[in-house]
């Protein structure tokens, strides 16, 4: 520089299960394997989730109900950037 085998030396860990965080999404730990050749690392740019706090409305009123909205979350949703192990080719 390039290629990802039903090799390999290893590595990661879906659902679910319990437990502790959280307003939620979801994270994090152990157990567990769906699957993964970047399923390593960054929320940068689209997407998706969420809706406590604001705002707007409803109501006599509210601790109630609706709507909007990231500053939250997802990198195992796609691109993008960094940075690496094994291997066939050159």
């Nucleotide at each position: 520089a390039u290629u990802g085998a039903u090799a390999a030396a290893g590595g990661c860990a879906a659902a679910c299960u319990c437990a502790a965080c959280a307003a939620a999404a979801g994270u994090u730990g152990a157990g567990g394997a769906c699957g993964c050749a970047a399923a390593g690392c960054u929320a940068u740019g689209g997407g998706u989730c969420u809706a406590a706090a604001g705002c707007u409305g409803a109501u006599a009123a509210a601790u109630u109900c609706a709507g909007c909205c990231a500053u939250g979350a997802u990198u195992g949703c796609c691109a993008a950037g960094c940075c690496g192990c094994c291997u066939g080719u050159u």
This is a predicted structure of a 90-nucleotide RNA (c-di-GMP-I-GGC riboswitch aptamer) from an Anaerolineales bacterium. It was read from a public genome assembly, where an Rfam model found it. The source organism's lineage runs through Bacteria, Bacillati, Chloroflexota, Anaerolineae and Anaerolineales. Of the family's consensus pairs, 95% are formed in the model.